The part of an RNA shown here (small-subunit ribosomal RNA, central domain) has 351 nucleotides and comes from a Patescibacteria group bacterium. The sequence was found in a public genome assembly. Its Rfam family is "Bacterial small subunit ribosomal RNA". NCBI's taxonomy places the organism under Bacteria, Bacteria candidate phyla.
[in-house]
Context: one part of a larger RNA
RNA sequence: UUGGGCGUAAAGGGUCCGUAGGCGGUUUGUUAAGUUUUUCGUUAAAUCUCCAGGGCUUAACUUUGGAGUUGCGGAAAAAACUAACAGACUAGAGGAUGUUAGGGGCUAGCGGAAUGUCUGGUGUAGGGGUGAAAUCCGUUGAUAUCAGAUGGAACACCAAAAGCGAAGGCAGCUAGCUGGGGCAAUCCUGACGCUCAGGGACGAAAGCGUGGGGAGAAAAGAGGAUUAGAUACCCUCGUAUUCCACGCCAUAAACGAUGAGCACUAGCUAUUGCAAGUGUCGACCCUUGCAGUGGUCAAGCUAACGCGUUAAGUGCUCCGCCUGGGAAGUACGGCCGCAAGGCUAAAACUC
Numbered sequence: 001u002u003g004g005g006c007g008u009a010a011a012g013g014g015u016c017c018g019u020a021g022g023c024g025g026u027u028u029g030u031u032a033a034g035u036u037u038u039u040c041g042u043u044a045a046a047u048c049u050c051c052a053g054g055g056c057u058u059a060a061c062u063u064u065g066g067a068g069u070u071g072c073g074g075a076a077a078a079a080a081c082u083a084a085c086a087g088a089c090u091a092g093a094g095g096a097u098g099u100u101a102g103g104g105g106c107u108a109g110c111g112g113a114a115u116g117u118c119u120g121g122u123g124u125a126g127g128g129g130u131g132a133a134a135u136c137c138g139u140u141g142a143u144a145u146c147a148g149a150u151g152g153a154a155c156a157c158c159a160a161a162a163g164c165g166a167a168g169g170c171a172g173c174u175a176g177c178u179g180g181g182g183c184a185a186u187c188c189u190g191a192c193g194c195u196c197a198g199g200g201a202c203g204a205a206a207g208c209g210u211g212g213g214g215a216g217a218a219a220a221g222a223g224g225a226u227u228a229g230a231u232a233c234c235c236u237c238g239u240a241u242u243c244c245a246c247g248c249c250a251u252a253a254a255c256g257a258u259g260a261g262c263a264c265u266a267g268c269u270a271u272u273g274c275a276a277g278u279g280u281c282g283a284c285c286c287u288u289g290c291a292g293u294g295g296u297c298a299a300g301c302u303a304a305c306g307c308g309u310u311a312a313g314u315g316c317u318c319c320g321c322c323u324g325g326g327a328a329g330u331a332c333g334g335c336c337g338c339a340a341g342g343c344u345a346a347a348a349c350u351c
Base pairs, nucleotide, nucleotide: 004322005321006320007305008304012319014202015201016200017199021195022194023193025089026088027087028086029085030084031083033082034081035078036077037076038075039074040073041072042071048068049067050066051065052064053063054062055061092192093189094188095187096186097184098183099182100181104178105177106176107175108174109173110172111155116150117149118148119147120146121145122144126137127136163170164169207248208247209246210245211244212243216242217241221237222236223235224234259318260317261316262315263314264313267296268295269294270293271292272291273290274289275288276287277286279284300307301306324351325350326349333344334343335342336341
């Protein structure tokens, strides 16, 4: 390479947008590039295959003649499929109209509970902490309690197998700006589609730069315990950090460990959003359809576990990735980064 694979054995890119490329709905006509048929030329000799002969007793072997192989080129023909061109269509896709759910995003303002601190009142000897203690705080009046002030961060209940988002992720309330989705019935465009190497954008936490902010928590650090030791687990403190603005970083068990799209293939049940029907005064319940989110299972698949209309079933298209363990996601080189480091990515050797 062929082949086989990628939920858990090696293997799905963190996610999306999208260029080249690959693939692509129904229908009419034309062309004839691919395709198919016929024919001609060429494909040196030797070799190879087949046919008819010759020579060694036969065969292998050798030799004469003829034919042939894939390919390439020319000509003629066919027009189903692919393709190209021209035209038409509406089932894919998109748009318009109406309606609708939502912690989707950004900005500003506001709110209450709690922790801390400060001021004042009451009040007096303890408080705190633990398995037990101690470090620690307290007669310069703590803890407790009441009132007021201040500051930062996070939003109890509602809350859910619930909702939204491409993923990361998103939750007090209100307002403004703004993205996407679902459903219904018609109308419009007329294949405008799917996927996507490179490329671009977004991307938790930690970390980095500059400037703010700093209540609580808390790497490092200090002390007290525990212990044989205790660079830990427990306790008292405590800096970076956690928060904000702007700019970097680009990684995660970035997980559903499951790429995206389309189509097909039994059900039952719960729940979210929408619509229609039926009953009803209505609330609401029931039935059906569409879109999501769960549970449990037929067929089927799977090494098993399990998956099972949200497939890991049955098919098609495109991309990414795997090929024994270690050395190693390392070295070297390159690109990126302020740095930390990231991306790309071996070999010797060894089992």